[in-house]
About this RNA:
This is a predicted structure of a 76-nucleotide RNA (transfer RNA) from candidate division TM6 bacterium JCVI TM6SC1. Model confidence (mean pLDDT): 81 of 100. Its Rfam family is "tRNA". About the family: Transfer RNA (tRNA) molecules are approximately 80 nucleotides in length. Rfam links the family to the GO term triplet codon-amino acid adaptor activity. The family's RNA type in Rfam is transfer RNA.
RNA sequence: GGGCCCAUAGCUCAGCGGUGAGAGCAGUCGGCUCAUAACCGAAAGGUCCCAGGUUCAAAUCCUGGUGGGCCCACCA
Numbered sequence: 001g002g003g004c005c006c007a008u009a010g011c012u013c014a015g016c017g018g019u020g021a022g023a024g025c026a027g028u029c030g031g032c033u034c035a036u037a038a039c040c041g042a043a044a045g046g047u048c049c050c051a052g053g054u055u056c057a058a059a060u061c062c063u064g065g066u067g068g069g070c071c072c073a074c075c076a
Base pairs, nucleotide, nucleotide: 001072002071003070004069005068006067007066010025011024012023013022018056028042029041030040031039049065050064051063052062053061
C1' cells in the first nucleotide's frame, strides 16, 4: 500500500427496510430460607461507534471516517 470481517444494554450476543430496539448473564429490589447459595418474580438499564446520503420509513442499504481482528504485498 491492497483486500476481507466486526462495532447493538456493564458482559456475551440476536435482530437479512415497517407496531414501542430484544434475549441470556451480571447488578438492583422483592419472595422463599434460621441464614447463604440455588430457585421464583419484578423493575431498571441503549446517542444501535461517528458523520453524511438514499427512502414515506434506516440498527438494517450506500459513501467517508474512527477503533478492533485477519490475509496479501512492499521494505534501501